[in-house]
The RNA shown here (ZMP/ZTP riboswitch aptamer (pfl RNA motif)) has 82 nucleotides and comes from Paenibacillus sp. PvR098.
RNA sequence: GGUGCCCGGUGUAACUGGCGACGAGUGGAAUUAAACCACAGUGGAGCAUCGGGAUAUACGGCCGGUCGCCUGGGCAAAGAGC
Numbered sequence: 001g002g003u004g005c006c007c008g009g010u011g012u013a014a015c016u017g018g019c020g021a022c023g024a025g026u027g028g029a030a031u032u033a034a035a036c037c038a039c040a041g042u043g044g045a046g047c048a049u050c051g052g053g054a055u056a057u058a059c060g061g062c063c064g065g066u067c068g069c070c071u072g073g074g075c076a077a078a079g080a081g082c
Stems, first nucleotide, its partner, number of pairs: 005053008015043001017070006025039004061075003
């Protein structure tokens, strides 16, 4: 000083909520204070690793079927400590 980006494979994986509609799980709760629990299913960023590609002031947010109205998280980033 660099360790960044894109595509694909493998493993792992937090989070996967409430109401209405869309073919849209079951059972039990909550509604000024709720937005959860269990089971099942689905999506799934991120992390690790492998292969390929384009680059050198690389990047600067991402995730839960879709839309609308809400609620609450996770990961990443940044900072601090061991």
The model forms 100% of the base pairs in the Rfam consensus. The RNAcentral record of the sequence draws on Rfam.